Transfer RNA from Vitrella brassicaformis, 74 nucleotides, folded computationally. Its mean pLDDT, the model's own confidence on a scale to 100, is 81. Rfam family: tRNA. By type it is a transfer RNA.
[in-house]
RNA sequence: GCGGCCUUAGUGUAGUGGAUUAACACAUCGGCCUCCGGAGCCGGGGGUCGUGGGUUCGAACCCCACAGGCCGUA
Numbered sequence: 001g002c003g004g005c006c007u008u009a010g011u012g013u014a015g016u017g018g019a020u021u022a023a024c025a026c027a028u029c030g031g032c033c034u035c036c037g038g039a040g041c042c043g044g045g046g047g048u049c050g051u052g053g054g055u056u057c058g059a060a061c062c063c064c065a066c067a068g069g070c071c072g073u074a
Stems, first nucleotide, its partner, number of pairs: 001073007010026004028044005050066005
């Protein structure tokens, strides 16, 4: 250089047949419980889905470019 894959909440992931409020676990915050804490149970907050542009009535999802990461190849 060329080819392929990945990027979604603080962390790890699902969703990638276009439309339901973007979901789950852990973490975090509050409550219950407890002498206190942990465990357990209940509840809450947190995302402009890597960035920019395009297609579409409508994009996390399709197309293009760029950025970062991993793998292959000479």